[in-house]
Large-subunit ribosomal RNA, domain VI from an Opitutales bacterium, 252 nucleotides, folded computationally. It was read from a public genome assembly. Its Rfam family is "Bacterial large subunit ribosomal RNA". Gene Ontology terms of the family: ribosome and structural constituent of ribosome.
Context: one part of a larger RNA
RNA sequence: CGUAGGAGAGUUGAGGGGUUCAUUUAUUAGUACGAGAGGACCGUAAAUGACGCACCUCUGGUGUUCCGGUUAUCGUGUCAACGGUAGCGCCGGGUAGCUAAGUGCGGAAGAGAUAAGCGCUGAAAGCAUCUAAGCGCCAAGCUCCUCCCAAGAUAAGCUCUCUCUAAGGAUCCGGGUAGACCACCCGGUUGAUAGGUCGCAUGUGUAAGCGCAGUAAUGCGUUCAGCUUAGCGAUACUAAUUAUCCGUUAGU
Numbered sequence: 001c002g003u004a005g006g007a008g009a010g011u012u013g014a015g016g017g018g019u020u021c022a023u024u025u026a027u028u029a030g031u032a033c034g035a036g037a038g039g040a041c042c043g044u045a046a047a048u049g050a051c052g053c054a055c056c057u058c059u060g061g062u063g064u065u066c067c068g069g070u071u072a073u074c075g076u077g078u079c080a081a082c083g084g085u086a087g088c089g090c091c092g093g094g095u096a097g098c099u100a101a102g103u104g105c106g107g108a109a110g111a112g113a114u115a116a117g118c119g120c121u122g123a124a125a126g127c128a129u130c131u132a133a134g135c136g137c138c139a140a141g142c143u144c145c146u147c148c149c150a151a152g153a154u155a156a157g158c159u160c161u162c163u164c165u166a167a168g169g170a171u172c173c174g175g176g177u178a179g180a181c182c183a184c185c186c187g188g189u190u191g192a193u194a195g196g197u198c199g200c201a202u203g204u205g206u207a208a209g210c211g212c213a214g215u216a217a218u219g220c221g222u223u224c225a226g227c228u229u230a231g232c233g234a235u236a237c238u239a240a241u242u243a244u245c246c247g248u249u250a251g252u
Stems, first nucleotide, its partner, number of pairs: 001152001005163007015149003021049007033038001051106005059100004066093005071086006110144003117137004164251001168246004172188005193239003196235005203227002209222005
């Protein structure tokens, strides 16, 4: 921009894409078969591998925004306690998120038309013949079915609702399930959108100060303390203010 007014939702599916796997064990059954050795078809069940999709409850990884230990040095006048730097100084753990080695699920079943092949009936050709007329069976393959995208499918579809005193959308702002930007999605005081605060959870591992014991290093008590990021919930304290623009007068 188009889809002959505009708009908000919901859909159909032309077409396209994805998938398409393999093995083992048990049973049938030590049966059929076979002198024996050996040893099935068909059917049923349970697992596994690789591959694919999704997820983070569990097991872990990461987690320079959380906690602790510790070295050197500088600083806060000193002690103590802290802070800076050492490419997170080094080390031990770790929430959310992301993630695999972790977890869940998938290839199922079925239908149709067929290939090679196997047949029925059957002439040409009194026989024979699956074929010439006619009719069956049959593959991991083909077309469907199942999963995903999909009306710029210009053949531009369909349904519902709203609307011209517009409906509605955007700008702007708070944000994230989204994201390079844009877009998308949620929210904007008739509000829990983000931050803060409070509570909880989680992590770390028993803070500082004071007291006691010890010459001291240190230990013990107060104290499962103190601190606590991205998690969960509550709460308008702060910030989403006010507003503006597009759209339009019934549709070649």